RNA sequence: GCGCGACAUCCGCUGAAUCCUCGUUCGAAGGCCACUAGGGCCGGAGCGCGGGGAGCGGGGGACCCAUCAGUUGGGGCGAAUCGCCCAGUUUGCGUAGCGCCGCUCUUUCGGCGCGAGCCCGACAGCUAACCCCGUAGGCCUGAGAAAGAGGACCA
Numbered sequence: 001g002c003g004c005g006a007c008a009u010c011c012g013c014u015g016a017a018u019c020c021u022c023g024u025u026c027g028a029a030g031g032c033c034a035c036u037a038g039g040g041c042c043g044g045a046g047c048g049c050g051g052g053g054a055g056c057g058g059g060g061g062a063c064c065c066a067u068c069a070g071u072u073g074g075g076g077c078g079a080a081u082c083g084c085c086c087a088g089u090u091u092g093c094g095u096a097g098c099g100c101c102g103c104u105c106u107u108u109c110g111g112c113g114c115g116a117g118c119c120c121g122a123c124a125g126c127u128a129a130c131c132c133c134g135u136a137g138g139c140c141u142g143a144g145a146a147a148g149a150g151g152a153c154c155a
Stems, first nucleotide, its partner, number of pairs: 012139003018054007026046001030042004055135006065125001071122001073123001074120004082094003097114005103150007
């Protein structure tokens, strides 16, 4: 100096998964007292756990409207559907759709990726009132261009 890997932190990404508040275990900075012994008190940042709320997200649920199917079960979350090759499986190639390219949004071009999985349990179209549920998890050496609108900073 180069390459690979691990851990931690900051920024950032996916996603609805953020914010506020109360209680509680632990407890940082700092302050006071004492000081032979070297301890006691105050203090409360912050992490975790539990409760509540706001925001965000999802499901159930009338009239009206729609539907004529129901072991070939049916349905929900999600971008994640569908097709082809292989005798079959693994695998692979495409595809509806989705995400990223670093101030934000929209559009165009270019590039790089995903195109899974899980759940309900005989049952659900839409659906006002109303009722219920979730607020996680997983990643992070990459960081292109143009147009329009806006914002931030500097002078």